[in-house]
């Protein structure tokens, strides 16, 4: 440094006060929190990935809607960042300002319960084989 046939391990945080209310970790005021790879220098909002939703297939039950089971491009959701400053290089660090967060449950949830003792970008090791 390279192979991916092949096992194994890891692989997501966060509601703390205080208000209205019969009820809220959902609602308001203060809080809190940030997966992986890249990217001239460390990144929740630069590029891209994952899980989830939606599609779509199959099987059941049933009758047009549920379960359960695969696809993984099919790409419909798939979010959100500005100034200033330092430098050779920063939307990535420093400073202030500001915004985002699957689906079902449920008083309306990024933080509670639940599919999940699941999955999974990927990260490391065994192995293999060169030197």
């Nucleotide at each position: 440094a390279g192979g991916u046939a092949u096992u194994c391990u890891c692989a997501g945080g966060g509601c703390g006060g205080g208000g209205u209310g019969c009820g809220a970790u959902u609602c308001c005021c203060c809080a809190c929190c940030g997966g992986c790879g890249g990217u001239g220098a460390c990144a929740g909002c630069c590029c891209g990935c994952g899980a989830g939703c939606g599609c779509c297939c199959c099987u059941g039950c049933a009758u047009u809607g549920c379960a359960g089971g695969g696809g993984g491009u099919c790409a419909g959701c798939a979010g959100a960042u500005c100034c200033g400053g330092u430098g050779a290089a920063a939307u990535u660090c420093c400073g202030g300002g500001g915004c985002c967060g699957a689906c079902g449950g449920u008083a309306u949830a990024g933080u509670c319960c639940g599919g999940a003792u699941g999955g999974a970008a990927g990260a490391g090791a065994a192995c293999c084989g060169c030197g």

Model confidence (mean pLDDT): 76 of 100. The RNA shown here (FMN riboswitch aptamer (RFN element)) has 131 nucleotides and comes from Paracoccus aestuariivivens. Of the family's consensus pairs, 100% are formed in the model. Rfam family: FMN riboswitch aptamer (RFN element). On this family, see Serganov et al., Nature 2009: "Coenzyme recognition and gene regulation by a flavin mononucleotide riboswitch".